Model confidence (mean pLDDT): 83 of 100. A computed fold for a 73-nucleotide RNA from a soil metagenome, annotated as transfer RNA. The RNAcentral record of the sequence draws on MGnify. Rfam family: tRNA. Rfam's curators write: Transfer RNA (tRNA) molecules are approximately 80 nucleotides in length.
[in-house]
């Protein structure tokens, strides 16, 4: 320099155009217990990397940029 993949909650990840963005774990509260762990219940937590575009509608499709990983030279 060329090509490809990934970026979504604190962490690991789902979500392949249709509308209230999810799960598990962690953290918080409660139940249970003499107490702890385990178990059960509840709530909270997100400008979906940034910016433009396509569309009636974008986390999802397209362009550019940023970061990380890989392949080729």
């Nucleotide at each position: 320099g060329g090509c490809g993949g990934c970026a979504u909650a604190g962490c690991u990840c789902a979500g392949u155009g249709g509308a209230g963005a999810g799960a598990g774990c962690a953290g918080g509260g409660g139940c249970c217990u003499c107490a702890u762990a385990a178990g059960c219940c509840c709530a909270a937590g997100g400008u979906c990397g940034a910016u433009g575009g396509u569309u009636c509608g974008a986390g999802u499709c397209c362009g550019u940029c940023u970061g990380c990983c890989g392949c080729c030279a």